This is a predicted structure of a 589-nucleotide part of an RNA (large-subunit ribosomal RNA, domain I) from a microbial mat metagenome. The RNAcentral record of the full RNA draws on SILVA. It matches the Rfam family "Bacterial large subunit ribosomal RNA".
Context: one part of a larger RNA
RNA sequence: GGUGGAUGCCUUGGUGCCAGGAGGCGAUGAAAGACGUGGUUAGCUGCGAUAAGCUUCGGGGAGCCGCUAAACAGGCUUAGAUCCGGAGGUUUCUGAAUGGGGGAACCCGGUCCGUGUCAUGACGGAUCAUCUGCAACUGAAUACAUAGGUUGCAGAAGCGAACGAGGGGAACUGAAACAUCUAAGUACCCUCAGGAAAAGAAAACGACAGUGAUUCCCUAAGUAGUGGCGAGCGAACGGGGAAGAGCCUAAACCGAUUGUGUGUGAUAGCCUGCAAGCGUUGCAUAGUCGGGGUUGCGGAACUUCAUUGGAGGAGAUUGCAGUUUCCUCGGAAAGUUACAAAAUCUGUUUAUAGCUGAAGUCGUUGGAAAGCGACGUCACAGAGGGUGAUAGCCCCGUAAGCGAAAUGAACAGAUCUUUCUGGGUGGAGUUUCCAAGUACUGCGGGACACGAGAAAUCCCGCAGGAAACUAGGGGGACCAUCUCCUAAGGCUAAAUACUACCUGGCAACCGAUAGUGAACCAGUACCGUGAGGGAAAGGUGAAAAGUACUCCGAGAGGAGAGUGAAAUAGUACCUGAAACCGUGCGCCU
Numbered sequence: 001g002g003u004g005g006a007u008g009c010c011u012u013g014g015u016g017c018c019a020g021g022a023g024g025c026g027a028u029g030a031a032a033g034a035c036g037u038g039g040u041u042a043g044c045u046g047c048g049a050u051a052a053g054c055u056u057c058g059g060g061g062a063g064c065c066g067c068u069a070a071a072c073a074g075g076c077u078u079a080g081a082u083c084c085g086g087a088g089g090u091u092u093c094u095g096a097a098u099g100g101g102g103g104a105a106c107c108c109g110g111u112c113c114g115u116g117u118c119a120u121g122a123c124g125g126a127u128c129a130u131c132u133g134c135a136a137c138u139g140a141a142u143a144c145a146u147a148g149g150u151u152g153c154a155g156a157a158g159c160g161a162a163c164g165a166g167g168g169g170a171a172c173u174g175a176a177a178c179a180u181c182u183a184a185g186u187a188c189c190c191u192c193a194g195g196a197a198a199a200g201a202a203a204a205c206g207a208c209a210g211u212g213a214u215u216c217c218c219u220a221a222g223u224a225g226u227g228g229c230g231a232g233c234g235a236a237c238g239g240g241g242a243a244g245a246g247c248c249u250a251a252a253c254c255g256a257u258u259g260u261g262u263g264u265g266a267u268a269g270c271c272u273g274c275a276a277g278c279g280u281u282g283c284a285u286a287g288u289c290g291g292g293g294u295u296g297c298g299g300a301a302c303u304u305c306a307u308u309g310g311a312g313g314a315g316a317u318u319g320c321a322g323u324u325u326c327c328u329c330g331g332a333a334a335g336u337u338a339c340a341a342a343a344u345c346u347g348u349u350u351a352u353a354g355c356u357g358a359a360g361u362c363g364u365u366g367g368a369a370a371g372c373g374a375c376g377u378c379a380c381a382g383a384g385g386g387u388g389a390u391a392g393c394c395c396c397g398u399a400a401g402c403g404a405a406a407u408g409a410a411c412a413g414a415u416c417u418u419u420c421u422g423g424g425u426g427g428a429g430u431u432u433c434c435a436a437g438u439a440c441u442g443c444g445g446g447a448c449a450c451g452a453g454a455a456a457u458c459c460c461g462c463a464g465g466a467a468a469c470u471a472g473g474g475g476g477a478c479c480a481u482c483u484c485c486u487a488a489g490g491c492u493a494a495a496u497a498c499u500a501c502c503u504g505g506c507a508a509c510c511g512a513u514a515g516u517g518a519a520c521c522a523g524u525a526c527c528g529u530g531a532g533g534g535a536a537a538g539g540u541g542a543a544a545a546g547u548a549c550u551c552c553g554a555g556a557g558g559a560g561a562g563u564g565a566a567a568u569a570g571u572a573c574c575u576g577a578a579a580c581c582g583u584g585c586g587c588c589u
Stems, first nucleotide, its partner, number of pairs: 001581002008574001009539002013510002015507007022499002024159002032094003035048003039072002042068003054088006063076003099108003109128007130156009163194001164192005174181001178228001204211002215242005225233002246491003249435001253291011269278002272321004296469001298434003301430008310329007330421006343415010354402003360375005376393002378382001384396003440464008450476001471486005526533002546573001549560004
């Protein structure tokens, strides 16, 4: 010297975390793709036969016709293009794929309307899957009916990272072996849902003191316990915080109504009192609708008494009084997350483009100034990035402030909707109601920190099987006293969990064998029948200024010349270590 690509420096890419948003998309056809689409077009990107795009409304203001990737040709643009954002239009074929079929991106149709043809073939548009619910019309065997059929309306399906609930559910491992046990109700599979889910307004806990739905955090506490009392597993009460919200049915009773059974001129009924009267449907039972009612110092219903409460009108029974139903006005209250439920408008804030935005020159070294020197200057801006080396004042920005035709979101208000006034309160009585194959028991399992244990509590399977407020359940076997609560119906925001996705930010995180598998056209090339596995690969220079021209050579490649600060920076390109291979010279053999 070559080879090689370590090291140093760099970073377009990653990693982790935080805050905010959003928390879904899809039969109005998704996700994911196939095939097309450019004047010339291989790939990527975009788009869809209106095909790197069309319309419109905003922004913006001088260039533009995306990237690798230059070029030629041709265009557009201050009558505002390209570009950015909102809304719309178009959106082939496959795919849940849905007219039928099918080996995905292909094949073949029916019906109606239209184009075309003498006519058929052909072409264009629309429509035709299944299931569920509701409604209507039809309608067998079989009389009524039912099954079935048809039509209409509405819904579903499929995809998606984690978080959630439910149904199933391992083993390795640990126990220094192993079987109960552990790992672990973990991994994994299935179903379903939401922006959160689940849970949730005491048949709770506690202990002789009290607390007052649920959820989450800190503690209590590695405590009490449990455990081949091994390995291990492991609470609760209480205390401190986050958040805070409570409600609706069933039943008694009243009214209306439907079916069934039964009875019938009085022991019945006609809301109630009195008096008179009426003369048919009454009673029982099973439902439906409306009112009523929702509790544990028990509550409610019915009857009765007392007390209190806006106005007016109409109806219900023969009269009066009363009762009751409805309407109007006024007054009061609440509301779209539960307790009923829908929509419109206005305003404010905000998201989706953007806009304004201070202040520097000279000299000097150098290829280049931002370096150095000098004198200035701004700062609510000295975050950061770029610019030929290190720039507050050159550029993009930053602090601060401003901005939306259109669509979305949040909040507030109004319209609107609903409720009360039409009832409330207190006392007495009646014993009418207060969730049944339920609670509970036996046997067998499971969950509870708790392995059957003295084993309460909760949940299943099989068998049995209560009570009705003088009732029932709990308080860790069981009994008594005492005490707490009211099961067998339901709804419920917040505090909590997560991040595929969007925006912004941070890092004693990596810096190309690292960091994602992937900084680069990577889930690619390649491997595998398939499930699946799965790479390598970054750096010329400030700028291509990428070496015109000459020479050697078939070329490759070189020698000059030229560019450049540098060419030992020449597209095998920054730096260029070692292994390995040569060559010149010196010495030795």